[in-house]
Molecule: transfer RNA
Organism: Levilactobacillus brevis
RNA sequence: GGGCCCUCAGCUCAACAGGAUAGAGCAACAGUUUCCUAAACUGUAGGUUGCGAGUUCGAUUCUCACAGGGUUCA
Repeated sequence: GGGCCCUCAGCUCAACAGGAUAGAGCAACAGUUUCCUAAACUGUAGGUUGCGAGUUCGAUUCUCACAGGGUUCA
């Protein structure tokens, strides 16, 4: 330098040929319970889906460029 794959909540991941308010588990916070802690249960908050642009009525999804990571070839 070329090819391919990946990038979504603090962490690990869903969302399967574009569709309506982007979800789950763990973690965090609050509450119930307990003498206290842990555990258990209930609830709350947390996302400009890496960045920019394009296509479309509509983009996490498709296209392009860039950034980061992985792998492979030279």